RNA sequence: GGGGCUGUAGCUCAGCUGAUAGAGCGCCGCAUUCGCAUUGCGGAGGUCAGGGGUUUGAUUCCCCUCAGCUCCA
Numbered sequence: 001g002g003g004g005c006u007g008u009a010g011c012u013c014a015g016c017u018g019a020u021a022g023a024g025c026g027c028c029g030c031a032u033u034c035g036c037a038u039u040g041c042g043g044a045g046g047u048c049a050g051g052g053g054u055u056u057g058a059u060u061c062c063c064c065u066c067a068g069c070u071c072c073a
Stems, first nucleotide, its partner, number of pairs: 001072007010025004019056001027043005049065005
């Protein structure tokens, strides 16, 4: 320098060829307990890496950039 994959909640990851952003763990509150743990219920937490384009509508499709992994030279 060229090719491929990945980037979504604090962490690990789902999200089907475009139409409400989710799970588990973690965190907070309540119930349960003499207290803790467990369990149950509820809650907070997101610029979907950044920018642009297409579209009535983009996490999703297209382009560029950045970061990580990987292959070729």
This is a predicted structure of a 73-nucleotide RNA (transfer RNA) from Candidatus Peregrinibacteria bacterium CG1_02_54_53. Its mean pLDDT, the model's own confidence on a scale to 100, is 82. The sequence was found in a public genome assembly. Lineage of the source: Bacteria > Bacteria candidate phyla > Candidatus Peregrinibacteriota. It matches the Rfam family "tRNA".